[in-house]
RNA sequence: GCCCCCAUCGUCUAGCCUGGCCUAGGACAUCGGCCCUUCAAGCCGGAAGCGCGGGUUCGAAUCCCGCUGGGGGCACCA
Numbered sequence: 001g002c003c004c005c006c007a008u009c010g011u012c013u014a015g016c017c018u019g020g021c022c023u024a025g026g027a028c029a030u031c032g033g034c035c036c037u038u039c040a041a042g043c044c045g046g047a048a049g050c051g052c053g054g055g056u057u058c059g060a061a062u063c064c065c066g067c068u069g070g071g072g073g074c075a076c077c078a
Stems, first nucleotide, its partner, number of pairs: 001074007010028004020058001030046005051067005
């Protein structure tokens, strides 16, 4: 230098290919409540996330371009 992959709640992830019932689902954690003599467990409820910028579109987490960060491969290394 070229190519490929990844980035979503605190953590791990689903969804991306094939745009729309996604104002984004789940588990654990956390907060409040119920239950219980107490704790744990269980049950109910809440808060919490699409790396950044631009484009396409009626509509973008999803498609396209650029950038940032991480990982891998190839090449160069006179």
Transfer RNA from an Armatimonadota bacterium, 78 nucleotides, folded computationally.
It was read from a public genome assembly.
Its Rfam family is "tRNA". By type it is a transfer RNA.
The coordinates come from a structure-prediction model, not an experiment, and the mean pLDDT is 83.